[in-house]
Context: one part of a larger RNA
RNA sequence: GAUGAACGCUAGCGGCAGGCCUAACACAUGCAAGUCGAGGGGUAACGAUGGCUUCGGCCAGGCGACGACCGGCGGACGGGUGAGUAUCGCGUUUGUAACCUGCCUCUAACCGGAGAAUAGCGCGAAGAAAUUCGGAUUAAUGCUCCAUAUUACUAUAAGAUGGCAUCAUUUUAUAGUGAAAGCCCCGGCGGUUAGAGAUGGGCAUGCGUGACAUUAGUUUGUUGGUGAGGUAACGGCUCACCAAGACCACGAUGUCUAGGGGGUCUGAGAGGAUGGUCCCCCACACUGGUACUGAGACACGGACCAGACUCCUACGGGAGGCAGCAGUGAGGAAUAUUGGUCAAUGGGCGAAAGCCUGAACCAGCCAUGCCGCGUGAAGGAUGACAGCGCUACGCGUUGUAAACUUCUUUUGUACGGGAAGAAACACUUCUACUUGUAGAAGCUUGACGGUACCGUACGAAUAAGCAUCGGCUAACUCCGUGCCAGCAGCCGCGGUAAUACGGAGGAUGCAAGCGUUAUCC
Numbered sequence: 001g002a003u004g005a006a007c008g009c010u011a012g013c014g015g016c017a018g019g020c021c022u023a024a025c026a027c028a029u030g031c032a033a034g035u036c037g038a039g040g041g042g043u044a045a046c047g048a049u050g051g052c053u054u055c056g057g058c059c060a061g062g063c064g065a066c067g068a069c070c071g072g073c074g075g076a077c078g079g080g081u082g083a084g085u086a087u088c089g090c091g092u093u094u095g096u097a098a099c100c101u102g103c104c105u106c107u108a109a110c111c112g113g114a115g116a117a118u119a120g121c122g123c124g125a126a127g128a129a130a131u132u133c134g135g136a137u138u139a140a141u142g143c144u145c146c147a148u149a150u151u152a153c154u155a156u157a158a159g160a161u162g163g164c165a166u167c168a169u170u171u172u173a174u175a176g177u178g179a180a181a182g183c184c185c186c187g188g189c190g191g192u193u194a195g196a197g198a199u200g201g202g203c204a205u206g207c208g209u210g211a212c213a214u215u216a217g218u219u220u221g222u223u224g225g226u227g228a229g230g231u232a233a234c235g236g237c238u239c240a241c242c243a244a245g246a247c248c249a250c251g252a253u254g255u256c257u258a259g260g261g262g263g264u265c266u267g268a269g270a271g272g273a274u275g276g277u278c279c280c281c282c283a284c285a286c287u288g289g290u291a292c293u294g295a296g297a298c299a300c301g302g303a304c305c306a307g308a309c310u311c312c313u314a315c316g317g318g319a320g321g322c323a324g325c326a327g328u329g330a331g332g333a334a335u336a337u338u339g340g341u342c343a344a345u346g347g348g349c350g351a352a353a354g355c356c357u358g359a360a361c362c363a364g365c366c367a368u369g370c371c372g373c374g375u376g377a378a379g380g381a382u383g384a385c386a387g388c389g390c391u392a393c394g395c396g397u398u399g400u401a402a403a404c405u406u407c408u409u410u411u412g413u414a415c416g417g418g419a420a421g422a423a424a425c426a427c428u429u430c431u432a433c434u435u436g437u438a439g440a441a442g443c444u445u446g447a448c449g450g451u452a453c454c455g456u457a458c459g460a461a462u463a464a465g466c467a468u469c470g471g472c473u474a475a476c477u478c479c480g481u482g483c484c485a486g487c488a489g490c491c492g493c494g495g496u497a498a499u500a501c502g503g504a505g506g507a508u509g510c511a512a513g514c515g516u517u518a519u520c521c
Stems, first nucleotide, its partner, number of pairs: 001520003005517005012373006018366002020331001025329003029326003034073003039070002042066002046064002049060004080284003089209004094204003099201002104197007112146004123134004152177011182189002210256003217247003222244008259281004263274004286307005309320004337363001339362003345359001346357004376407004386398005412458006421448001427442007465510005470491003476505005486493002
């Protein structure tokens, strides 16, 4: 000098930040991922409308809407944590002629026909429940089949160009394989195939990346080859066979520790230490394992199995996973509200209206930090009273300090006014033309918040502490104590005049803080 700090004493305000470093310990409760009726069958609520009514209600999906269900897209993002990992994990550099890429953009072509089911609904059954089963019946942008199709894929044949190589690109011919879905209501939105782009990833790679040699040898899918399988893709990635290799004192292997980086702290620098908040990457989601779906996961709020734990149970069987936001217990020196809003920014779905969003934006708590402001200003010597000290009828000091006079009102209190953040979408009108796109105008939308800010009135009014004073080190005397009580970072003080202990007066330093402790340079 610094800190995600803690503790002691003290405390007026604001702005901006930060806030479980310990138990990746266990979690009550609520919320954190839905959306689309312009994909579908439909109608459990609510409403409108119509009808009936014994005035209690009942009926009608045709209408606004819409629970549950089928289907689509999204739940792989966003948010959390740092357990594991000394590693191509990260950083940086290259390669991919060894690869994938939903939504988006551009280009080209196409969208013809047929079928079988199934959820829901209805009927029945089992169960305490979770839930499950049987019969019947029904739809789709769900599923299946046929047709058509290239610059797709496969096989064969011939050629051209290029590359460091395995080879890549490309042309032609023949044969074979592979597709689709409608909705709205005329504007579009979708679907399929192929190519290109963009974005995002996978894989490989040179170099760098903690400690210990009181760890010296390690390895059998191990190292390489051939073939096969597998993958989006290369590869012992896996398998069969063959060979006996591969790494290592330039530190293998082992053990311990640890997420990495941009950065941060310190330092003149070199360096040392560190990785909280913010950003990028990685890993994990009660512990271990596994795959399914999908463009993408081996998936925090999905599935299955095993284990530990907790809960429900009618004892047969079931349910759960806060390292999301709040919050609780525990641990600890120690770390906050079971708050508001989708107004803005962004995300998901939707044609849109809109819905969802503990992302986000705000508010609450905490001197935890940084920065700023204030606690008054000017004048004022009978140097007042009082305290303290002394060489003591007096003097010094506190001290221009106070009183007193004049002034100001930051702040405070009261009252009044009062934002920016909002531009859009949608709707209405107009203009242009390409007739639904662009532009213009109007209208609409604020959680924070009656907040910030501004004005008026009042009145010095509402506001100072903490540590130290032997030397280092700025600041000294008196009293008490008497190697006691105590102090102390080091040297050391204290045994009767202690500037070192305790108190007082005075002084010094910093100041809404000041000291102590811990850690780093």